[in-house]
RNA sequence: CCAGAUGGCCGGGCAGCCGCUGGUAUGGGGGUAACCCCAUACUGGAGGAAAGUCCGGGCUCCAGGUGGACAGGGCGACGGCUAACAGCCGCCCGGCGCGAGCCGAGGGAAAGUGCCACAGAAAGCAAACCGCCUCCGGCUCAUCCUGAGCGAAGUCGAAGGAUGCCGGCGGUAAGGGUGAAAGGGUGGGGUAAGAGCCCACCGCAGCGCUGGCAACAGGGCUGGCAUGGUAAACCCCGCCCGGAGCAAGACCAAGUAGGGGGCACAUACGGGCUGUCCGCCGCUCGUGCCCCGGGUGCGUCGCGCCGAGGCGUUCAGCAAUGAGCGCCCCAGAGGAAUGGCUGCCAGAUCCCGCAAGGGACGAACAGAACCCGGCUUACAGGCCAUCUGGUCAC
RNA sequence: GCACCCAUAGCUCAGCUGGAUAGAGCGUUGCCCUCCGAAGGCAAAGGUCAGAGGUUCAAAUCCUCUUGGGUGCGCCA
Numbered sequence: 001c002c003a004g005a006u007g008g009c010c011g012g013g014c015a016g017c018c019g020c021u022g023g024u025a026u027g028g029g030g031g032u033a034a035c036c037c038c039a040u041a042c043u044g045g046a047g048g049a050a051a052g053u054c055c056g057g058g059c060u061c062c063a064g065g066u067g068g069a070c071a072g073g074g075c076g077a078c079g080g081c082u083a084a085c086a087g088c089c090g091c092c093c094g095g096c097g098c099g100a101g102c103c104g105a106g107g108g109a110a111a112g113u114g115c116c117a118c119a120g121a122a123a124g125c126a127a128a129c130c131g132c133c134u135c136c137g138g139c140u141c142a143u144c145c146u147g148a149g150c151g152a153a154g155u156c157g158a159a160g161g162a163u164g165c166c167g168g169c170g171g172u173a174a175g176g177g178u179g180a181a182a183g184g185g186u187g188g189g190g191u192a193a194g195a196g197c198c199c200a201c202c203g204c205a206g207c208g209c210u211g212g213c214a215a216c217a218g219g220g221c222u223g224g225c226a227u228g229g230u231a232a233a234c235c236c237c238g239c240c241c242g243g244a245g246c247a248a249g250a251c252c253a254a255g256u257a258g259g260g261g262g263c264a265c266a267u268a269c270g271g272g273c274u275g276u277c278c279g280c281c282g283c284u285c286g287u288g289c290c291c292c293g294g295g296u297g298c299g300u301c302g303c304g305c306c307g308a309g310g311c312g313u314u315c316a317g318c319a320a321u322g323a324g325c326g327c328c329c330c331a332g333a334g335g336a337a338u339g340g341c342u343g344c345c346a347g348a349u350c351c352c353g354c355a356a357g358g359g360a361c362g363a364a365c366a367g368a369a370c371c372c373g374g375c376u377u378a379c380a381g382g383c384c385a386u387c388u389g390g391u392c393a394c
Numbered sequence: 395g396c397a398c399c400c401a402u403a404g405c406u407c408a409g410c411u412g413g414a415u416a417g418a419g420c421g422u423u424g425c426c427c428u429c430c431g432a433a434g435g436c437a438a439a440g441g442u443c444a445g446a447g448g449u450u451c452a453a454a455u456c457c458u459c460u461u462g463g464g465u466g467c468g469c470c471a
Base pairs, nucleotide, nucleotide: 001390002389003388004387005386006385007384008383009382010381012345013344014343015342016341017340018339020045021044022043023042024041025040026039027038028037029036030035047365051376052375054374055373056372057371058370059245060244061243062242064281065280066279067278068277069276070275072241073240074239075238076237078090079089080088081087092106093104094103095102096101107236108235112234113233114230115229116228129176130175131172132171133170135168136167137166138165139164142163143162144161145160146159149156150154184202185201186200187199188198189197203225204223205222206221207220209218210217211216249301250300251299252297259292260291261290262289263288264287265286270285271284272283273282294470295469309328310327311326312325313324314323315322316321347361349360350359351358352357395467396466397465398464399463400462401461404420405419406418407417413451422438423437424436425435426434444460445459446458447457448456
């Protein structure tokens, strides 16, 4: 310098003017009061994803608590972190890459059931189409061998045998072919041909040993090999989960048709109590559900108050993270604020020009709505750190 | 804001317990019939199964993400 890998950060800055919105203070006005309105000053005011709503919690209600069964859902190597998690960190195993590194819904197919289309002989208690081989029977058109015989001379030739061809009883799982997949792989020996039939190595299974908290790794002995794939099919094993959601819920006001209908269970040895069922302590009494109508402030609180909060720093730890100390208070709307204009600059790109220079643009994804921790998805451009491969120079 | 559903031909829908060349009706086009048209008969065309990734030998179908569309839900009595 080129090509990459990983992690982190920014995602416009400054100045002026004009606005919007929350808070505080002061002044003025209104109101019995709570409080409201106006003006001025100071001060806070979108994001890394505020998004998708995919997980996990806080919070609220189902009065509260508790036991069991069923249904439903989720997770899945190992160790740790955490309020919790499907998250994060470390590590193991498998796959990919020359490498830095990346990817993995990564329990169980030896509990059982199902499925494996088409093709193929055979697709799950394996099978025998072609091929290969032994044996038996038949054939002599062709090839080869032996060769009676005839002849002066053979490109003559009876018969026999072998190869071969046809058929059959069998053997085989090497080779071909089918398929995503054909009951270990490679090499050698062996055999009629073959085959874990035998041997070596690799794989696999079982049992010890060593190291590691563990997943696992290494090595030893034994066994000739049994056990195809699929669980993002049912299922089995282990662990976890009560349901609903801020339109939760609480308060105040106003208003009426203070309504009608249906269903269920009962009349206290009963009903109801938020997935269903059965219980216990307890609470409550007519309750629960559905449908048709009616009324009504888009009122106040919940709601930004201090919170698993932010920033800095020290220590422990490989890290995720935890502990201590110091400082700070940091959006809170409600048809919904967080903006607009001008100038300068950073900046990639484009245009003109030989050049100096001039001009244009000045940016992506996107916008809080009860709040946090994650994941996923979208994103113009830029910066930093560490590492890998290659090339060049010293 | 919260909860949930759907997407297959121009339109309306099957198929979605994995294996088809993805079907049906209406519509479209061509031919026949008729003096012409309608009706009828015959034939044909028309599909990124919303998009992408994954599981599997194999995906319209199973899983995940994205896109688009739709439905329901306040309080009081």